[in-house]
Model confidence (mean pLDDT): 85 of 100. FMN riboswitch aptamer (RFN element) from an uncultured Microbacteriaceae bacterium, 135 nucleotides, folded computationally. The sequence was found by an Rfam model in a public genome assembly. Rfam family: FMN riboswitch aptamer (RFN element). Rfam links the family to the GO term FMN binding.
Parts: sequence; C1' cells; structure tokens
RNA sequence: CACGUGCUCCGGGGACGGUGGAAAUCCGUACCGGCGGUGAUAGUCCGCGAGCUCCUGUCCGAGGCGACUCAGGCGGGGGCUGAACCGGUGGAAUUCCGGUACCGACAGUCAAAGUCUGGAUGGGAGAAGCACGCG
Repeated sequence: CACGUGCUCCGGGGACGGUGGAAAUCCGUACCGGCGGUGAUAGUCCGCGAGCUCCUGUCCGAGGCGACUCAGGCGGGGGCUGAACCGGUGGAAUUCCGGUACCGACAGUCAAAGUCUGGAUGGGAGAAGCACGCG
C1' cells in the first nucleotide's frame, strides 16, 4: 500500500409575493442540487442510490388432512425511473469562464407541490476510522 472479515462514526439542499372563498401546490419572481467515475472541478456525460414492481434463497408465524396459500424479518437478482446546448480558454473540460435553456420519486392537501406535511429517529449509494487476517 492492496485485499478479506468484523466493528464504530458520518452520510440531501431549497420561498416569498400576487390572485382567490380556498393554493407554502396556480401565476410572478426567487432559490436548491446525494454518491462513485471521468485526460481539469458535472443536477443535465457514464454509472449508483432513494421510489414502484416482478422473481428468488432463507428464517419465523398463521391457515389447510394435504398439495399449498397468506403476513413478516434478513439476503440475492431482473424490470421501470428526469434534464444542455452555444461561444471562449486549454495539451485535455457536454465538468472551468461567459451566455441562454432544461429537470426534479411516492402518498397527502378546501386548489395541481423539486422548496409544505408524511413514510423517515427509516433506508441508502458511498465516505472516514479502528482491530484482526492475508499478500
């Protein structure tokens, strides 16, 4: 220093005004940008994560004479899942600089949500550290 195992810790940001009987959801103007990668720094490149869904291993419970069926815990795998161009600099940038755009899960709501509330004191890509092992 790399790898393996175990453990510890960390691990998502952002709003005001107007209209209206009613909107933090509409309209106006603002604001925000998880993780790894990349010839040089990325919301829009390549991947990953959260969400939904299907299949499957195992454990446990309930029902059934039984084949099985159903709920739950812990794992594995598949599918679905948004958006960028132009100019400049440079050896190198869809990442920097300038300009103009665009995107944003699910459920809820007296009225449509990236910014409110909720699942979530959850999960999580991953990051740091410690111990042991191994090369």